[in-house]
């Protein structure tokens, strides 16, 4: 100094946090309701390059097909990683960012 199919969407999960919902304090107060506090098992809600599927898409091979293409099959390996900043209501294994450095 170079290489990578390091695709893309969906739906998860690990994580994650308090907008709504619920729960739980307190306050007005009979209750209800409001108002305020607490993330507090959850529901909604964010969410994984290095988690998981599956759906396209790509590669590669065979068959048909003048061609344009369609059918099948098979494949995707490896990833130590901050600090800092961004963001709806807020955090994050979310983005930056397979960055930066490290081996």
């Nucleotide at each position: 100094c170079a290489u990578g199919u390091c695709g893309u969407u969906u739906u998860c999960u690990a994580g994650g946090g308090u907008u709504c919902c619920g729960c739980g304090g307190c306050g007005u107060c009979u209750c209800a309701a409001c108002g305020u506090c607490g993330g507090c098992u959850g529901g909604u809600c964010c969410a994984a390059g290095g988690g998981a599927a599956a759906a396209c898409a790509c590669a590669c091979a065979g068959c048909a097909a003048a061609u344009a293409u369609g059918c099948u099959g098979u494949g995707g390996u490896c990833a130590c990683g901050g600090a800092g900043g961004g963001a709806g209501a807020a955090a994050a294994g979310c983005c930056c960012g397979g960055g930066a450095g490290u081996c």
The RNA shown here (Guanidine-I riboswitch aptamer) has 103 nucleotides and comes from Paenibacillus oryzisoli. Taxonomically the source falls in Paenibacillus (Bacteria, Bacillati, Bacillota, Bacilli). It matches the Rfam family "Guanidine-I riboswitch aptamer". Gene Ontology term of the family: regulation of gene expression. Rfam describes the family as follows. This family represents a conserved RNA structure found upstream of the ykkC and yxkD genes in Bacillus subtilis and related genes in other bacteria. It was read from a public genome assembly, where an Rfam model found it. Its mean pLDDT, the model's own confidence on a scale to 100, is 77.